Model confidence (mean pLDDT): 81 of 100. Predicted 3D model of a 73-nucleotide RNA (transfer RNA) from an uncultured Clostridia bacterium. It matches the Rfam family "tRNA". It is annotated as a transfer RNA.
[in-house]
């Protein structure tokens, strides 16, 4: 330099054919306990890596850029 993959709450990851962004763990609150743990219930937390485009509508399609993994040279 060229090809391919990945980027989504604090962490690990889902998200089907473009149609309201989710789970587990963690955090916080409440209940249970003398208290802790465990368990149950509830809540907060995301401009979906950044920018642009297409579309009535984009995490999803197209283009550029960034980071990272991998293959070729």
């Nucleotide at each position: 330099g060229g090809g391919g993959g990945u980027a989504u709450g604090g962490c690990u990851c889902a998200g089907u054919u473009g149609g309201u962004a989710g789970a587990g763990c963690g955090u916080c609150g409440c209940g249970u306990u003398c208290g802790c743990a465990a368990c149950g219930c509830g809540a907060a937390g995301g401009u979906c890596a950044g920018g642009g485009g297409u579309c009535c509508g984009a995490a999803u399609c197209c283009c550029c850029u960034u980071a990272u993994c991998u293959c070729c040279a």